[in-house]
Context: one part of a larger RNA
């Protein structure tokens, strides 16, 4: 730009893309058909590996330079809480993120190919075929996942609107994101921080009290108690404290 009074939301499905899946194996079916024995199946049905795609992250695991302890050197007079040293190293560890975990990849239906039939004439018979009819494959149409009114035959429902609706911008974010678009709000508010609770990480803080090998003494490493503390948190819920204003195309 186009459809067309202008606009929001939902929607149909012409079209059109898709791994729409692949292999194997136990148990039945069966010691059945089948063979004289010997010996030995298939259809189906149940279940399961295994490779391949898609997606998730409630469990397992693994990462976790948020986070929280513990030591080692050394520095900031000591403490006590730091800095450096690969994140110093060690031990652990939410969310996210992942595979080693987990979910799917099911099941039918149609109409055919070769091919097998049924009735059945032209040709009193015969014959699957000329009429008609029934079956038949991972192809084909459907079913299933995606896209899909630019499908010029440009669609259909619903609501709102003639100076009002709607979109844009800004500003508060994130189920999105390279920028852009998306998507959730902007006080008639729970978007985002704080904050209070709840969940969660580590594992009992620092002060101070008692005990403590040992020592004349001073002074004491380490115990235990106050203390399921004390630091923390990318997570929920509750609260307008904080800012999502004004003003604008």
């Nucleotide at each position: 730009u186009g459809c067309u009074c202008c606009g929001u939301g939902c929607c149909u499905g012409a079209g059109u893309g898709g791994a729409a899946g692949g292999a194997u194996g136990a148990u039945u079916g069966a010691g059945u058909a089948c063979g004289a024995a010997a010996g030995g199946a298939a259809c189906g049905a149940u279940c399961a590996u295994u490779c391949g795609a898609g997606g998730c992250c409630a469990c397992u695991g693994g990462u976790u330079u948020a986070c929280c302890a513990g030591u080692u050197a050394u520095c900031u007079g000591a403490c006590a809480a730091g800095g450096u040293a690969u994140c110093g190293c060690u031990g652990g560890g939410c969310a996210g993120c992942u595979a080693c975990g987990c979910c799917u990849u099911a099941a039918g239906g149609g109409a055919u190919a070769a091919g097998a039939u049924c009735u059945g004439a032209a040709a009193g018979c015969a014959u699957c075929u000329a009429a008609g009819a029934u079956c038949g494959a991972a192809a084909c149409c459907c079913c299933c996942c995606g896209c899909g009114a630019a499908a010029c035959g440009a669609g259909g429902c619903a609501c709102g609107g003639u100076u009002g609706a709607g979109a844009c911008a800004a500003c508060u974010c994130g189920u999105a994101a390279a920028u852009g678009a998306c998507g959730a709000g902007u006080u008639c508010g729970a978007u985002a921080g704080a904050a209070a609770c709840g969940g969660g990480g580590u594992g009992u803080a620092a002060g101070c009290a008692c005990c403590a090998a040992g020592g004349c003494a001073a002074c004491g490493a380490g115990g235990u108690g106050u203390u399921c503390a004390g630091c923390c948190c990318g997570c929920g819920u509750u609260c307008a404290c904080u800012a999502a204003u004004a003003a604008g195309u």
Model confidence (mean pLDDT): 84 of 100. Predicted 3D model of a 249-nucleotide part of an RNA (large-subunit ribosomal RNA, domain VI) from a Candidatus Tiddalikarchaeaceae archaeon.